RNA sequence: AGCUCAGUCCUAUGCGGCACAGGACCAUGAACCCCGUCAGGUCCGGGAGGAAGCAGCGGUAAGUGGACACCUGUGGGUGCCAUAGGGGCGCUGGGCUUGA
Repeated sequence: AGCUCAGUCCUAUGCGGCACAGGACCAUGAACCCCGUCAGGUCCGGGAGGAAGCAGCGGUAAGUGGACACCUGUGGGUGCCAUAGGGGCGCUGGGCUUGA
C1' cells in the first nucleotide's frame, strides 16, 4: 500500500426495561328516582292468606381512593441486547499478500 472480516453509521423487526392509559384486584360508594330481603306499621279479606312497602341489613352501578405482582395498548435521545437489510467517504481492531 492492497484485499478481506468485524465494529462504528442508517433503517426495520423482535426482546427486556421506563412512562402513561385502560382492564383485572381491594376499599368506599344510591334517604327516594338500582336489586334482594323486608322488623314495625299500612291496605285487601269473615277467615285462611295476600299486596304494596318505610327503616335496617346485604349486594352492586356511575364515581372516588388505594395497591403495582398480572394482562392489553401507546410512546421514546430507553439497552449499545439479538437478527436482517442498506452503505463502503472516513475511523478502530484482526487476518492475508506485496514492497520499503
Bacterial small signal recognition particle RNA from a Bacillota bacterium, 100 nucleotides, folded computationally. The prediction has a mean pLDDT of 75. It was read from a public genome assembly, where an Rfam model found it. It matches the Rfam family "Bacterial small signal recognition particle RNA". It is annotated as a non-coding RNA gene. About the family: The signal recognition particle (SRP) is a universally conserved ribonucleoprotein involved in the co-translational targeting of proteins to membranes.